RNA sequence: AGAGUUUGAUCCUGGCUCAGGAUGAACGCUAGCGGCAGGCCUAAUACAUGCAAGUCGAACGGUUGAGUAGCAAUACUUGAUAGUGGCGCACGGGUGCGUAACACGUAUGCAAUCUAUCCUUAUCAGGGGGAAAGUCGGGCGAAAGUCUGAAUAAUACCGCGUAAUAUAUAAGAAUCGCAUGAUUUUUAUAUAAAAGGAGUAAUCUGGAUAAGGGUGAGCAUGCGUCCCAUUAGCUAGUUGGCAGUGUAACGGACUACCAAGGCAAUGAUGGGUAGGGGCUCUGAGAGGAGAGACCCCCACACUGGUACUGAGAGACGGUCCAGACUCCUACGGGAGGCAGCAGUAGGGAAUAUUGGGCAAUGGGAGAAAUCCUGACCCAGCCAUGCCGCGUGAAGGAUGAAGGUCUUCGGAUUGUAAACUUCUUUUAUAUGGGAAGACGGUGAUUACGGGUUAAUCAUUAAGACGGUACUAUAUGAAUAAGCACCGGCUAACUACGUGCCAGCAGCCGCGGUAAUACGUAGGGUGCGAGCGUUGUCCGGAUUUAUUGGGUUUAAAGGGUACGUAGGCGGAUUUAUAAGUCAGUGGUAAAAUGUUUGGGCUUAACCCAAAGCGUGCCAAUGAUACUGUGAGUCUAGAGUUUAUUGGGCGGAUAUGGAAUUUGUGGUGUAGCGGUGAAAUGCAUAGAUACCACAAGGAACACCGAAAGCGAAGGCAGUAUCCGACGAUUAGACUGACGCUGAUGUACGAAAGCGUGGGUAUCAAACAGGAUUAGAUACCCUGGUAGUCCACGCUGUAAACGAUGGUAACUAGAUGUUCGUUGUAAGAUGAGUGUCCAAGCGAAAGCGAUAAGUUACCCACCUGGGGAGUACGCCGGCAACGGUGAAACUCAAAGGAAUUGACGGGGGUCCGCACAAGCGGUGGAGCAUGUGGUUUAAUUCGAUGGUACGCGAGGAACCUUACCCGGAUUAGAAUGUAUGAUGCAAGAAUCAGAGAUGGUUUGUUCGCAAGACGUUAUACAAGGUGCUGCAUGGCUGUCGUCAGCUCGUGCCGUGAGGUGUUGGGUUAAGUCACGCAACGAGCGCAACCCUUACUUAUAGUUGCCAACAGGUUAAGCUGGGGACUCUAUGAGGACUGCCUGCGUAAGCAGAGAGGAGGGAGAGGACGAUGUCAAGUCAUCAUGGCCCUUACAUCCGGGGCUACACACGUGCUACAAUGGUGCCUACAGAGUGUUGCGAUAGUGCGAGCUAAAGCCAAUCACAAAAAGGGCAUCACAGUUCGGAUUGAAGUCUGCAACUCGACUUCAUGAAGCUGGAAUCGCUAGUAAUCGCGUAUCAGCAAUGACGCGGUGAAUACGUUCCCGGACCUUGUACACACCGCCCGUCAAGCCAUGGGAGUCUGGGAGACCUGAAGACGGCGAUCCCGUUAAGGGUAAAACAGAUGACUGGGGCUAAGUCGGAACAAGGUA
Repeated sequence: AGAGUUUGAUCCUGGCUCAGGAUGAACGCUAGCGGCAGGCCUAAUACAUGCAAGUCGAACGGUUGAGUAGCAAUACUUGAUAGUGGCGCACGGGUGCGUAACACGUAUGCAAUCUAUCCUUAUCAGGGGGAAAGUCGGGCGAAAGUCUGAAUAAUACCGCGUAAUAUAUAAGAAUCGCAUGAUUUUUAUAUAAAAGGAGUAAUCUGGAUAAGGGUGAGCAUGCGUCCCAUUAGCUAGUUGGCAGUGUAACGGACUACCAAGGCAAUGAUGGGUAGGGGCUCUGAGAGGAGAGACCCCCACACUGGUACUGAGAGACGGUCCAGACUCCUACGGGAGGCAGCAGUAGGGAAUAUUGGGCAAUGGGAGAAAUCCUGACCCAGCCAUGCCGCGUGAAGGAUGAAGGUCUUCGGAUUGUAAACUUCUUUUAUAUGGGAAGACGGUGAUUACGGGUUAAUCAUUAAGACGGUACUAUAUGAAUAAGCACCGGCUAACUACGUGCCAGCAGCCGCGGUAAUACGUAGGGUGCGAGCGUUGUCCGGAUUUAUUGGGUUUAAAGGGUACGUAGGCGGAUUUAUAAGUCAGUGGUAAAAUGUUUGGGCUUAACCCAAAGCGUGCCAAUGAUACUGUGAGUCUAGAGUUUAUUGGGCGGAUAUGGAAUUUGUGGUGUAGCGGUGAAAUGCAUAGAUACCACAAGGAACACCGAAAGCGAAGGCAGUAUCCGACGAUUAGACUGACGCUGAUGUACGAAAGCGUGGGUAUCAAACAGGAUUAGAUACCCUGGUAGUCCACGCUGUAAACGAUGGUAACUAGAUGUUCGUUGUAAGAUGAGUGUCCAAGCGAAAGCGAUAAGUUACCCACCUGGGGAGUACGCCGGCAACGGUGAAACUCAAAGGAAUUGACGGGGGUCCGCACAAGCGGUGGAGCAUGUGGUUUAAUUCGAUGGUACGCGAGGAACCUUACCCGGAUUAGAAUGUAUGAUGCAAGAAUCAGAGAUGGUUUGUUCGCAAGACGUUAUACAAGGUGCUGCAUGGCUGUCGUCAGCUCGUGCCGUGAGGUGUUGGGUUAAGUCACGCAACGAGCGCAACCCUUACUUAUAGUUGCCAACAGGUUAAGCUGGGGACUCUAUGAGGACUGCCUGCGUAAGCAGAGAGGAGGGAGAGGACGAUGUCAAGUCAUCAUGGCCCUUACAUCCGGGGCUACACACGUGCUACAAUGGUGCCUACAGAGUGUUGCGAUAGUGCGAGCUAAAGCCAAUCACAAAAAGGGCAUCACAGUUCGGAUUGAAGUCUGCAACUCGACUUCAUGAAGCUGGAAUCGCUAGUAAUCGCGUAUCAGCAAUGACGCGGUGAAUACGUUCCCGGACCUUGUACACACCGCCCGUCAAGCCAUGGGAGUCUGGGAGACCUGAAGACGGCGAUCCCGUUAAGGGUAAAACAGAUGACUGGGGCUAAGUCGGAACAAGGUA
């Protein structure tokens, strides 16, 4: 000191959460010791038992025990004691109920007071009297207790005498004080005292009066001290006066009389809560919170009241009364008060022993010894806290074993252990052993004397405690846990689990590879503790004095006037209240700070210093503020002059238009819409003309313009009223600014009364639209809209920006004034763009959101909610004020990048259009879905699956089904062993796999090889997960995009570059530009093809020459040509014209084989779709292992009501059929292609040349051409289907092959909605070849050539795409987001007929004890007044049928309101 969390990312606002410290704590796990502290926070609930306040015989009369002496009486010594009396019991100890108060704190005052005991000083103590307790006698009662008679002492009680510096009265004097008055003093009068005791004595002690001191107390006052205004008025002893009463004392404290005051927005009164402070915790501080322990004060003592005694009490362990409760009782009556110490019950998450001792400190009594003391000192219990110590130290690698992980190599636990050496704090045992003690008593000495001092002696003077401390011995011996390990936050792996179980402080983990759950190993943190929970402060500048904000995030009042209040111009003087300075007093101690000291250290304790920001007092200063007095004119205002305006009110008046009415002309429609209909109209509409009526609003001017405080204000004229600005004078002299409460104004809608009503138009009606349409559109239409008067008082009443004043660069419009000929200048407004500055940014920027000052208003997470309740206002509607429970971790602002839009702009594409041919209808082929099945194996499923994986399922393939078999296995490897009789062949059984039998027999000298077999290791899986993966592929898309470096801009995400205006097929190129460059793509480089050329000529070719054939490059030969296959050239807008800055475009241009990318191919950027594939292959994890593996036979993948996709063949004459005939390219071939010959109608078969191929073969190209026929028909079209007979392949054509021949001859006559391909050698059409392959379901796929078109005006529209821009509440990105009703569950809450409980103001009745008063008086009466009762209000809480809305809850219903122009902004 910060961190996490809103977003795809960013900045900001803003809440929530965490890390820290603390605790009288509690709970969980764990636990060796000691020191110091602390320990009912709840029930101020009830209490059994014991103890907590007595003491004095030196105040008194008695009673009595013991001892000594004595025969005894008695004397002496010593102890105890009920009672009278004295002192104490008002302290000490406990608790925090009450109390919001002079209760507490602090500072003063008492000239308005008291004070026992203590100290000092002065004086005094003379002389009398009468009772009564105890005891004794008698009585009552269960008891507590009590009545009566007799005798009696005192330091008990009562008179008398004496007495002043006392008190009172009267009369003076002096001094002092702010004042009431005080002090001192003089005179006179009156009044009030006392107690003795001890001692032989000296003497000591006690008593009385007065004064002083000290201590303690009382009273009064200033200031400070919680929350609520949804508590706004309170008060009759109330406020004051006069006279009294009362008190220690002042005082309405009380009484009588008089007056009518007193308090309150600076918060009275009322309600709630609470003991206050020193201090404690936290915090940098300012503050905030707390009030246990220790100290001070207060209050209380079962609840309420009352007085007595006393120096002191309205008395914790006293009295009396009333009440509740408990106990005893003989029922008549009595007793009690733990909020003292222990302890019990109860309550509670929770808090200790019915301990020891007066040894110390302190208190009471006493002359003292001494007694008493649950104060106190100690001990016990509790890890409740703080502090300290220990649980060992050093060495020790084969890095042991075990555990865990593993890539199987190892790593880690880990020097950790074992083991060796050492130590002994602690522990156990046995010894020693404190300090804390000062005193008391007795004796002697000293002084004149003593109870004084000194010395000596004595003492069972120590609870703690034989404790602390210490010595010796033994022996590593007796001693470690808890939490955490996804981020925040230090610390990671394995297994289990599988949105389950669970975790979680926040964010969030878990749906089969979880570092987040559970366990283990390892690690991290702290450590006799560790975690969790609660609470407080902090972080939180998140209530902001220090130290916040208000355009858009929460937040400026709708506007003005104005009261209180706050703030206020220049100058002189006085004062000294604020302010400042030093000084004095106080601010208790303890605490905290510093420095020392004492316990071995520390905690703890002691001492000193310092601090104590506060309050009070007196003194001083006078700049500033205040106050008094005076002066001034710059603020403010008044007046004269000039001027402005949709400023307000009233009255009058004008034209255009709408509507209606009347009349006329005129005829069939009008009107309305996207299209219609309702409506109007032949009873004459609409249209046109004329006239009339009435109401409302004022075109043009008109504007970023003007005026007004805001709302708002518009035809014209007049009257009345108000306001602003400017300029130049005069005057007043701070008269000012703001403004809580208050008052006034205040759009529209609405309300009341009365008018008015043309238009428009909620409601309503009808017509449309629609799935619906209580809407949008249309036709009508009532309130209302208008006027007068009154109410309402709110708006996105907005500049979402309170008012006033001052200051801070400019540019440019405009309105009004002054000045000026003008340009301009200047004052006051009103706009735009910008500087500095500000701001989260957008933006603001002299009209501030800048820099300052003053005042007011308002805000503090979202929702609940501007709701509920209460109160105020209103006729009502409603308005103002304005919460809580509960719930969420966000809600929000600005900007960024995308994506999207039924937003915009530009451009492209067989995208549309223009064309050609198809599909969709038929039959068949093929694939898919569905269905069926024992199985119909699996995958592919919008585009981007469906003649796809499969480039070839009869067996095999094959993964599926049925059945039969095998189990280290069907294949391969390694190691070890055995075997050489094996293997092989034949044969038998069987569906086969397999099994049986027979026969048969290796190489090498050896090592060994080979075969078989056994064991071990290692198998195998087309089982799952393509959402764990690699690789490969599809698609957007051959679309033109996607990025980077440096720089620059921005707080940042990001932007710029890549945008712009051109151009291109292209982010292609050039120009411009805060960008300059670069990369992946584009293009080019590569291949094929079109032209030329060089080289080379076999198997290709043949022009010339020669030979030769029926014919033929057939032969010699040739390289010219074609061709083959290597290389080179060629095309680049290079040239010309036009346009253009350029890039480039255009041209039927030239040239050229080819012209603007010549044509085609290969080539596919960053990325998207968790796209496809675990069944090509590879691979992590999981799963199976006599089976989910392997082998075999058969079946299935070929099923068939049906639906879809892709194709083939057709429907015919641009054709079919028959015969004749011409021209390719590219391929393939030895398990092959197979000429040729023979044969068969044919498929084919037989024999067989040649060819491993530019040589031989497949091989015939077909459409085309020629001739003939068919004449529009279900045909000489079409060929499905079916029958028969065959061929070929193959172990095998039944399920289930292809082909041939003969026969059969189905549907179909150009195909609905819809939809596909194609822009040139393309479409269309024609055949040929190849792969796979024994054969083939191929009409498929991949190639090859032949013939060979039509059309494109163009980019409005459909689809897809690219770029720019705009809006956005989307970012899983529109297949998005999201709202409300209803239905279901849960939660809190409002209303509610009421019900229950608490409560007890005021009124009335009654009224104890005590005190006071009256009275001659006990009685009695009155006052005061607790308690009881009567009727029983306010108020508070709980509950309540029913009811209202609200919140929350993965996958309910209905719609589709908002976000894009969200489809009606």
Small-subunit ribosomal RNA from a metagenome, 1465 nucleotides, folded computationally. The sequence is in RNAcentral, with records from SILVA. Its Rfam family is "Bacterial small subunit ribosomal RNA". Rfam links the family to the GO terms structural constituent of ribosome and ribosome. The coordinates come from a structure-prediction model, not an experiment, and the mean pLDDT is 83.